[in-house]
């Protein structure tokens, strides 16, 4: 430089173009416990990397840019 993949709460992931983006783990409070931990019941936290465009609707389709990864060179 060129190609192809990936970017979604702290993290790992999900979501057929249509309901208030879901889920486990973290974290946090409460219960239990002599205390931890585990158990059980709760709450918080995404404007989905950034701008644009398509469309009655965009996480999702289309550009271009950022950033990470493979591969050529």
């Nucleotide at each position: 430089g060129u190609g192809c993949c990936c970017g979604u709460g702290g993290c790992u992931u999900a979501a057929u173009g249509g309901a208030u983006a879901a889920a486990g783990c973290a974290a946090u409070u409460g219960c239990c416990u002599u205390c931890u931990a585990a158990g059980c019941a709760g709450u918080g936290g995404a404007u989905u990397g950034c701008a644009g465009g398509u469309u009655c609707g965009a996480g999702u389709c289309c550009u271009g840019c950022c950033g990470g990864g493979c591969a050529c060179a």